[in-house]
RNA sequence: AAUGACAAAGCCAAAUCCCGAGUGAUCGGGAGACGGAAAGCCACGGAUCUUUAUGCGGUUUUAAAAGACAGCCGGGUUGCCUAUA
Numbered sequence: 001a002a003u004g005a006c007a008a009a010g011c012c013a014a015a016u017c018c019c020g021a022g023u024g025a026u027c028g029g030g031a032g033a034c035g036g037a038a039a040g041c042c043a044c045g046g047a048u049c050u051u052u053a054u055g056c057g058g059u060u061u062u063a064a065a066a067g068a069c070a071g072c073c074g075g076g077u078u079g080c081c082u083a084u085a
Base pairs, nucleotide, nucleotide: 001084004081011036012035016031017030018029019028020027021026034071040077041076042075044074045073046072048068049067050066051065052064
């Protein structure tokens, strides 16, 4: 430096349940493990999801704005070990 093994030491934690926050998507804590070589961090691009106002009223749709999501994809960035060179 690359790589990811019937390696070693470890790490994270899906669904679900309980408590709490939020209009909501969802998030935090505890329990719990489906899985993960970055399932560490970042909202830069896309995808997906949520909410709001206005248009006479209702419904629906479109556009716009604000958010959510990193365990959706891509990208950026940092890190443990090293059978190999």

About this RNA: A computed fold for an 85-nucleotide RNA from a Desulfobacteraceae bacterium, annotated as c-di-GMP-I-GGC riboswitch aptamer. It matches the Rfam family "c-di-GMP-I-GGC riboswitch aptamer". Its family is annotated with cyclic-di-GMP binding in the Gene Ontology. Taxonomically the source falls in Desulfobacteraceae (Bacteria, Pseudomonadati, Thermodesulfobacteriota, Desulfobacteria).